[in-house]
């Protein structure tokens, strides 16, 4: 200095261009003499900028950050 990948909730994964989901975890309630287990609800994100496009988590570009390789 060059190439490839990756970024989605607090963690840990889904989404083949059209309503962003799920376990954990919190939070509230239900069970329980109190906890722990367990149910039921329920809160919470798309790294950033700009572009295609009716429509972008998806596609193109730059930028940050991490990871591998290669001089």
């Nucleotide at each position: 200095g060059g190439a490839u990948g990756c970024a989605u909730a607090g963690c840990u994964u889904a989404a083949u261009g059209g309503g962003a989901a799920a376990g954990c975890u919190g939070u509230a309630g239900a069970c329980u003499u109190c906890u722990a287990a367990u149910c039921u609800a329920u809160u919470g994100a798309u790294u950033u900028g700009g572009g295609u496009u009716c429509g972008a988590u998806u596609c193109c570009u730059a930028a940050u950050g991490c990871a591998u390789c290669c001089u």